Annotation
Predicted 3D model of an 87-nucleotide RNA (c-di-GMP-I riboswitch aptamer) from Cognatundibacterium rugosum.

RNA sequence: UUUUCUUGAGGGCAAACCCGUUGAAAGACGGAGACGCAAAGCCACCGGCCUACAGCGCAUCUGCGCCAUGGUAGCGGGGUUGCCAAC
Repeated sequence: UUUUCUUGAGGGCAAACCCGUUGAAAGACGGAGACGCAAAGCCACCGGCCUACAGCGCAUCUGCGCCAUGGUAGCGGGGUUGCCAAC
């Protein structure tokens, strides 16, 4: 330098539940906590999935449908960066 996370060490991240903050919601953030993770680091470009405030349509008594401009990187693909060790 390249390849690979098959093995080792030191470590790293942190699902659910609970508490707080935030948001219309999905969700996010912080605390606590570990189900898991070798990119569970970063990026919504593609597909999927979740939500539907506003808007539009219908209804008319408070409802239903559509819609991402909101999310999800711990759904998959893709892009990008990368520690130690071993070969």